[in-house]
SAM riboswitch aptamer (S box leader), 97 nucleotides, folded computationally. The sequence was found by an Rfam model in a public genome assembly. It matches the Rfam family "SAM riboswitch aptamer (S box leader)". Rfam describes the family as follows. The SAM riboswitch is found upstream of a number of genes which code for proteins involved in methionine or cysteine biosynthesis in Gram-positive bacteria.
RNA sequence: CUCUUAUCAAGAGUGGCUGAGGGACCGGCCCGAUGACGCCACGACAACCUGCGUUAAGCAAGGUGCCAAAUCCGGCGAGCCAAUCGCGAGAUGAGGG
Numbered sequence: 001c002u003c004u005u006a007u008c009a010a011g012a013g014u015g016g017c018u019g020a021g022g023g024a025c026c027g028g029c030c031c032g033a034u035g036a037c038g039c040c041a042c043g044a045c046a047a048c049c050u051g052c053g054u055u056a057a058g059c060a061a062g063g064u065g066c067c068a069a070a071u072c073c074g075g076c077g078a079g080c081c082a083a084u085c086g087c088g089a090g091a092u093g094a095g096g097g
Stems, first nucleotide, its partner, number of pairs: 001097008013042005021031003025075004043067001045065001048063002050060003071089001076086003
């Protein structure tokens, strides 16, 4: 990088460094010098893999992940172009090439 598969309306922040952008892309709408984003430390959340357990319920939390807003909303299709549903795209885990 790519393929398969599962999940994505729940949940969870403080401090230090830095200093202008950030929320994947496009449109919107937001966040941001009252310091966002990012990095580091500690902490939290969750429970995909993992361990224990009887291949269960459950428990733990070692490997990932995650800690503004539904994946922030929409994008393509169906639909009373409403709610909503499906697809696509994206993110994350597990397995494969």